Model confidence (mean pLDDT): 81 of 100.
A computed fold for a 71-nucleotide RNA from a Leptospiraceae bacterium, annotated as transfer RNA.
The RNAcentral record of the sequence draws on ENA.
It matches the Rfam family "tRNA". The family's RNA type in Rfam is transfer RNA. From the family's description: Transfer RNA (tRNA) molecules are approximately 80 nucleotides in length.
[in-house]
RNA sequence: GCGGGUGUGGUGUAACGGUAGCACAAUAGCCUUCCAAGCUCUUAGAGGGGGUUCGAGUCCCCUCACCCGCU
Numbered sequence: 001g002c003g004g005g006u007g008u009g010g011u012g013u014a015a016c017g018g019u020a021g022c023a024c025a026a027u028a029g030c031c032u033u034c035c036a037a038g039c040u041c042u043u044a045g046a047g048g049g050g051g052u053u054c055g056a057g058u059c060c061c062c063u064c065a066c067c068c069g070c071u
């Protein structure tokens, strides 16, 4: 330099173009003599930019980071 792949809360991981879910973690409460476990609530997320579309996590283009291969 060329080709391919991945990017979603703090972490891991889903979603046929139609309300972004789940688990763990965290906060608070309940329970308990206390702790742990358990139960309930809450907080928190699309790498960046543009395009297509009534509507984009999803499709297209550019770009960034990382991984793999080729040279």
Base pairs, nucleotide, nucleotide: 001070002069003068004067005066006065007064010024011023012022013021018054026042028040029039030038047063048062049061050060051059